[in-house]
Record summary:
A computed fold for a 468-nucleotide part of an RNA from Tuber melanosporum Mel28, annotated as large-subunit ribosomal RNA, domain I. RNAcentral holds the full RNA, with entries from Rfam. Rfam family: Eukaryotic large subunit ribosomal RNA. The literature on the family includes a 2001 paper in Science by Yusupov et al., "Crystal structure of the ribosome at 5.5 A resolution". The family is grouped with related families in Rfam's "LSU clan". The organism belongs to Tuber melanosporum, within Eukaryota. The coordinates come from a structure-prediction model, not an experiment, and the mean pLDDT is 81.
Context: one part of a larger RNA
């Protein structure tokens, strides 16, 4: 110096608990308002508040049950049984259960026996390998008892003899998310814009629905086929097909003998007290005292005592659905509410903001199709203001859609000795509508000539002309 031994202390592989929500569940504890027309047992109520624990469910569940029949046969929830049996100051009021029909349906394991010719079971290290684990191997557990094999409906043990079952891989199915699957954007008109109105067409198991500059089946998303196809992914063997191994002196079942058969303790029970209960001489649950048996023991809704009879097997345990679910996630829908309504919250709402605290707790949606959100000029410090200019619209200008009353401002109009208003009567003025009439203008049809201005034709002719 190191190891190894005792004792401390720090950092800890792996692994457990806490906190929170809590609609649905299970346990505890547990009231009063209220009702009884008062009120005290009762009612509210085995309810709220409180506390503790859970899970996608929970709990409960294979009979110490119900019957009393020719029996049923685990548990839950419906639906009758019933507002009936019961219970109650027999008042007020409270209140199940069998059976019968439906839903869903499943049924098991320990303890307690010598394998006893053999612990035949198991955790960990190490190696491997097809890896939530197998196989081998070496140490530990473990007879103060780890396996098999047996659960009462039974079983064990003897003979005899037949018959049932299957382990791994990889595809499909089931389930989850995603993609996919008609038909005009033709003309003409009005509009800022066509999705409107005309025309002319498609497509329809699609004309639900929603977006796009107004009412769009046909532009866009979507809808309909469809319990579709296709992609990726989860998962449990539930089903099916296909290959493999060859699993088994294995496992399950049946006859027959009757040799054997072990079944839960301060638990059943009895008393008393308190609570409960429809449970009534005590339905259930707790706390004291007493406290069991083994042909035995609990039940059989009046207490006891003798008797028979029926039925189950307690004091130990697991176990899917049916069923609840104002909270979590995730969908659809709607004779619901439409910004004082529907949540308190349709916005930066449990926010702003009041209280020392518990704890209260609002108000507030909407330019426009598109910021195109008003360049630039002018006054003016500045807000602004006059031009301008975008827009269909600024009589949409981030105090923005439409903008209603009371109320103030500005202008017109009209009235004013007896307040104003009110009623009744007759005026005046202004404005609206209408009917008739006259004018002036426009178009559109007929009739009608007279001018004028050409042109044919014919007559006159004083010829730059007249007349018909």
């Nucleotide at each position: 110096u190191g190891a190894c031994c005792u004792c401390g202390a720090a950092u800890c592989a792996g692994g457990g608990a806490g906190g929170g929500a809590u609609a649905c569940c299970c346990g505890c504890u547990g009231a009063a308002c209220u009702u009884a027309a008062g009120c005290a047992u009762a009612u509210c109520a085995a309810u709220a508040a409180g506390c503790g624990g859970a899970g996608g469910a929970a709990a409960a569940g294979a009979a110490a049950c119900c019957a009393a029949c020719a029996g049923g046969g685990a548990u839950u929830g419906c639906c009758c049984u019933a507002g009936u049996a019961a219970c109650g100051g027999c008042g007020a009021g409270u209140g199940a259960a069998g059976c019968g029909g439906c839903a869903a349906a499943a049924g098991c394991u320990c303890a307690a026996a010598u394998u006893u010719g053999a612990a035949a079971u198991c955790u960990g290290g190490c190696a491997c390998c097809u890896u939530u684990g197998g196989u081998g191997u070496c140490c530990g557990a473990a007879u103060u008892g780890u396996a098999a094999u047996u659960u009462g409906g039974a079983g064990a043990g003897g003979c005899a003899a037949c018959u049932u079952c299957g382990g791994g891989u990889a595809g499909g199915a089931c389930c989850c998310a995603g993609u996919c699957u008609a038909u005009g954007u033709u003309c003409c008109u009005u509009g800022g814009a066509a999705c409107a109105g005309g025309a002319c067409g498609u497509c329809a198991u699609a004309g639900a629905g929603g977006g796009u500059g107004a009412g769009a089946a046909u532009c866009c998303c979507g809808u309909u086929c469809a319990u579709g196809a296709c992609u990726g992914g989860a998962u449990g063997u539930u089903c099916c097909u296909a290959c493999u191994a060859g699993u088994a002196c294995g496992u399950a079942g049946u006859g027959c003998c009757u040799u054997c058969u072990a079944c839960g303790a301060g638990u059943c029970g009895a008393g008393u007290u308190g609570u409960u209960u429809g449970g009534g001489a005590a339905u259930g649950c707790a706390g004291c005292u007493c406290a069991a048996a083994a042909u035995g023991g609990g039940u059989g809704g009046u207490a006891a005592a003798u008797u028979u009879c029926a039925u189950c097997u307690a004091a130990a345990g697991c176990u899917a659905a049916a069923u609840a679910u104002u909270g979590g996630c995730g969908a659809g829908a709607g004779a619901c509410c439409g910004a004082u309504a529907g949540c308190g919250c349709a916005c930066a709402a449990g926010u702003a903001g009041a209280g020392u605290g518990a704890u209260c707790g609002a108000a507030a949606g909407a330019u426009g199709a598109a910021a195109a959100g008003c360049a630039c000029u002018u006054u003016g410090a500045a807000a602004a203001u006059a031009g301008a200019g975008u827009c269909a619209a600024a009589a949409a200008g981030u105090a923005c859609g439409u903008g209603a009353a009371a109320u103030u401002g500005u202008u017109g109009a009209a009235a004013g000795g007896g307040a104003a208003g009110c009623g009744c009567u007759u005026g005046a003025g202004a404005c609206c509508a209408g009917a008739c009439u006259c004018a002036g203008c426009c178009u559109u049809u007929g009739g009608u000539a007279a001018a004028c201005a050409a042109g044919u034709g014919u007559c006159c002719u004083u010829c730059u002309g007249g007349g018909c």